RNA sequence: UCCUCGAUCGUCUAGUGGUCAGGAUGCCACGCUUUCACCGUGGAGGCCGGGGUUCAAUUCCCCGUCGGGGAG
Numbered sequence: 001u002c003c004u005c006g007a008u009c010g011u012c013u014a015g016u017g018g019u020c021a022g023g024a025u026g027c028c029a030c031g032c033u034u035u036c037a038c039c040g041u042g043g044a045g046g047c048c049g050g051g052g053u054u055c056a057a058u059u060c061c062c063c064g065u066c067g068g069g070g071a072g
Stems, first nucleotide, its partner, number of pairs: 001071007010025004018055001027043005048064005
């Protein structure tokens, strides 16, 4: 320098052009318990950045950044 894959709550991860972005874990509150833990119920928390296409983009396209793999 080139090719390729990826980027989603704090962490791990699913997903689709439209009607709430789902799960696990962690966190908070309440319940349970003599207390803690476990367990139950509820809550907050997320689509890497910019541009384009579209009536509508987290999803499709381009560029960039970062990370993994490969070639020279």
Annotation
RNAcentral holds the sequence, with entries from ENA. Predicted 3D model of a 72-nucleotide RNA (transfer RNA) from Borealophlyctis nickersoniae. It matches the Rfam family "tRNA". It is annotated as a transfer RNA.